[in-house]
Context: one part of a larger RNA
Molecule: large-subunit ribosomal RNA, domain IV
Organism: Desulfofundulus sp.
RNA sequence: CCCUCGCUAAGGAACUCGGCAAAUUGGCCCCGUAACUUCGGGAGAAGGGGUGCCCUUGGAGGUGGAUGGCUGAAACGCCAUCUGCUUCUGGGGGUCGCAGUGACCAGGCCCAGGGAACUGUUUAUCAAAAACACAGGUCCUCGCUUAACCCGAAAGGGGAUGUAUGAGGGCUGACGCCUGCCCAGUGCCAGAAGGUUAAGGGUGGAGGUUAGGAGGGCUUUGCCCUCCGAGGCUUCUACCUUAAGCCCUGGUAAACGGCGGCCGUAACCCUAACGGUCCUAUGGUAGCGAAAUUCCUUGCCGGGUAAGUUCCGGCCCGCAUGAAAGGCGUAAUCACCUGGGCACUGUCUCGGCGAGGGACCCG
Numbered sequence: 001c002c003c004u005c006g007c008u009a010a011g012g013a014a015c016u017c018g019g020c021a022a023a024u025u026g027g028c029c030c031c032g033u034a035a036c037u038u039c040g041g042g043a044g045a046a047g048g049g050g051u052g053c054c055c056u057u058g059g060a061g062g063u064g065g066a067u068g069g070c071u072g073a074a075a076c077g078c079c080a081u082c083u084g085c086u087u088c089u090g091g092g093g094g095u096c097g098c099a100g101u102g103a104c105c106a107g108g109c110c111c112a113g114g115g116a117a118c119u120g121u122u123u124a125u126c127a128a129a130a131a132c133a134c135a136g137g138u139c140c141u142c143g144c145u146u147a148a149c150c151c152g153a154a155a156g157g158g159g160a161u162g163u164a165u166g167a168g169g170g171c172u173g174a175c176g177c178c179u180g181c182c183c184a185g186u187g188c189c190a191g192a193a194g195g196u197u198a199a200g201g202g203u204g205g206a207g208g209u210u211a212g213g214a215g216g217g218c219u220u221u222g223c224c225c226u227c228c229g230a231g232g233c234u235u236c237u238a239c240c241u242u243a244a245g246c247c248c249u250g251g252u253a254a255a256c257g258g259c260g261g262c263c264g265u266a267a268c269c270c271u272a273a274c275g276g277u278c279c280u281a282u283g284g285u286a287g288c289g290a291a292a293u294u295c296c297u298u299g300c301c302g303g304g305u306a307a308g309u310u311c312c313g314g315c316c317c318g319c320a321u322g323a324a325a326g327g328c329g330u331a332a333u334c335a336c337c338u339g340g341g342c343a344c345u346g347u348c349u350c351g352g353c354g355a356g357g358g359a360c361c362c363g
Stems, first nucleotide, its partner, number of pairs: 001358008010349002014347001019344001027051005036041001038174001052095019096100001108342007115334002120132002136172007149158003175329004180259003185256002187252005194247003200241011212228007260278005287321001288318001299315005
C1' cells in the first nucleotide's frame, strides 16, 4: 500500500452525476393512525409505550390422584370436596445492570411528480425496464365433404375427436370519462353496363417444303439447272370469339394514412369574437401542453433554497401534442425514473486507531 472487518471527538450529505456505500429501523404485546380511494384498501401508515428476574394475588381452560354422592348388577359416566401437573391472560409488590426481543435472527420513514393498471415475462454470459405479456375493448376472416389458417413436392397431420357464446389473424391494453373531421391517394369489400385484355378456338391470307408439270443443258436405264406448283406438313399473320384483372361505379379509417395559407377589422394601446381571399379529400374537435414530445430555452410568473440549467404549480408563440401507432384522468402495485424532507451515519470536512488476510523480508 491492497482486501475484508470493528471503533471514532465536533459537525451531519458540506461527499457525489446521484445519500452510491454504510448507518439508522428491526421480534412480540398495547395505544394510536392522515390525504386519497375502485370502500377492498392506503396501514406494520405515521407516531408513542411496554418487554429481564423474584415474591404475591386473580381470571379462563386442559389433565392426573384420593374421598363422597347419583344412576346402576358391575363398570363407564356425571356432580361436589381435597390435592397435584400444565396452557393462556391480568393485578400488586420487590430487585439487578449502561443496556431485559440483553447474543443470533430481525422493516428506516414521509411528501410530490413521471411511466406502466395490477401478479407475471425478458436480452443463459454488460440492459429486469417505461420493453413483452395480461384480463378487458374493437376490427377482419371462417358455415365444416379438405372451415379459415398453419406444417408438408405428396400422402398426411395440426386446427379439432372442436362448429360462430367456436377457431384464426390485426390493433389497443384494468377501471372511469371519451374516442371529432377527411374515402382525393393506397389498400380492402361489393358491383357489373361499357372500354382494355392472354392462351385457346374459328375464318381468311402470306412464306417454306414438293408429288407433278413446263423449258433448257449433258457424258441419255438417267443426271443437272431454271420456272410454275395441288395436297399434306410446317413458320407467321389479319379479323372474329373469349376470363379474371385493370379502367370504371359505389362503400369502408378501432384499414395504410391525412387533418392549411395570406390580408384586414373594436372610441388609448394591445388583441381580434368578425370579414375578405387562395388552395384542399378534409383543414386538428374534446382534452392535454416548454411535456419521456419545446429548437430558440436556464421561455415567463409563482413555490421550495441564503443561493435551484433539475423539481412542483400556472401561462400557451404546440420548431415538431392530440384521440385504440388511442386522448385525458385514476386508488392499489413497483429491486422502475425524477425532485424534496425527517431520522441516521467516516459519503465528506479529514483524518486517526485497531483486527484478520495479502503484498514485502527471512527460511